Background
Predicted 3D model of a 70-nucleotide RNA (transfer RNA) from a bovine gut metagenome. The sequence is in RNAcentral, with records from MGnify. Rfam family: tRNA. The family's RNA type in Rfam is transfer RNA.
[in-house]
RNA sequence: GGUAUGUAGCAAAACGGUUAUGCAGCGGGCUUUUAACCCGUCAGAUGCAGGUUCAAGUCCUGUCAUGCCC
Repeated sequence: GGUAUGUAGCAAAACGGUUAUGCAGCGGGCUUUUAACCCGUCAGAUGCAGGUUCAAGUCCUGUCAUGCCC
């Protein structure tokens, strides 16, 4: 210098139009108990700062972190 990625505690989806889903956590059901299973719940989650737009995780600019390439 080029390129990819960054979304909740972890993983992870999302054509510019309500930010899914799984695991974990918490409460309950079932069970003699645990596990499994079932129901509910938890959200201050879109790296940061700007811009465009009625509306941005998504598009544009800058920037930071990490991986890869030169």